[in-house]
Molecule: THF (Tetrahydrofolate) riboswitch aptamer
Organism: uncultured Ruminiclostridium sp.
RNA sequence: CAGAGUAGAGAGCUGCGCGUUAAGUGCGCUGCGGACGGAGAGUUGCCGCAGCGACGAAAAGCCUGAGCGCUUGCGGUGCAGCUCCCGCAUCUCGCUG
Repeated sequence: CAGAGUAGAGAGCUGCGCGUUAAGUGCGCUGCGGACGGAGAGUUGCCGCAGCGACGAAAAGCCUGAGCGCUUGCGGUGCAGCUCCCGCAUCUCGCUG
């Protein structure tokens, strides 16, 4: 001087669910907590939880004596698996050449 490597973020597909009597997702504020290459430190960045606030929706069909039913949709919906892609904010040390 150059390089490798994590957690994790995003997208797609599949499966199983949830909601469609509106929860969830997304947004703002406050509080608490967590994670961040092999080691140490670590943000005004990231993630989670709780509270408050604003905004806001797609239903249709079928069957039954009777629904907590079935099917197809819809939701910036949850979880898991696979694939692709991005990838330590930053500092010091270490590793490879």